RNA sequence: GAUAAAGAUAGAGGUAGCGAUGCAGAUGAGUACGUUUUCGAGCAGGCAUGCGAAGAAAAAACGGAAAGGCAACCAUCGCCGAAAGAAUCAAAGUGGCGGUUUUGUUUCUUGGGGCAUCAGGAAAGACCUGAUGCACUCCUUCAAUCAUGAAGAGGCGUUAUCAACAUG
Numbered sequence: 001g002a003u004a005a006a007g008a009u010a011g012a013g014g015u016a017g018c019g020a021u022g023c024a025g026a027u028g029a030g031u032a033c034g035u036u037u038u039c040g041a042g043c044a045g046g047c048a049u050g051c052g053a054a055g056a057a058a059a060a061a062c063g064g065a066a067a068g069g070c071a072a073c074c075a076u077c078g079c080c081g082a083a084a085g086a087a088u089c090a091a092a093g094u095g096g097c098g099g100u101u102u103u104g105u106u107u108c109u110u111g112g113g114g115c116a117u118c119a120g121g122a123a124a125g126a127c128c129u130g131a132u133g134c135a136c137u138c139c140u141u142c143a144a145u146c147a148u149g150a151a152g153a154g155g156c157g158u159u160a161u162c163a164a165c166a167u168g
Base pairs, nucleotide, nucleotide: 002167003166007162008161009160010159011158014080017079018078019077020076021075022074025070033063034062035061036060037059038058042051043050044049046097047096083110084109085108086107087106089104090103091102092101093100094099111137112136114134115133116132117131118130119129120128121127138154139152140151141150142149143148
């Protein structure tokens, strides 16, 4: 001095990248529920079971919520496997069970957002999740007529700098 590489530091994709918190507010819903009247035996539930002549369901009148979820190209904070999903295990909550919610461990998948279709969740045309497709975009590799094109088994990747051991 070169190759190579675990690692360290700092960046890029877009402000329409990811996530958390907060709030005006909309939705939930004229629903659940309460009172009165009519009527007169069913109603709820996945199951177990519960409610009901001290009046079920239904109808009319008068009143009338809440939770979860959403939430402004908003504000603040943390970031660039940011984060999300599936499965297993463990703990806690809620339940009579089934189930369901939250947190953590392990394995696997996904570069990013958008649109469309289908399926699931949810009250829902909101939103979330998954699959497929369509272009767009970022990165890497190859080629190039320098206009771009193709591929990706693409994120523990990629760019810049430093870079031990090791090799020559």
This is a predicted structure of a 168-nucleotide RNA (Lysine riboswitch aptamer) from Dubosiella newyorkensis. Lineage of the source: Bacteria > Bacillota > Erysipelotrichia > Erysipelotrichaceae > Dubosiella. Rfam family: Lysine riboswitch aptamer. Rfam 15.1 lists 3,224 matches to the family in 1,923 species. The model forms 100% of the base pairs in the Rfam consensus.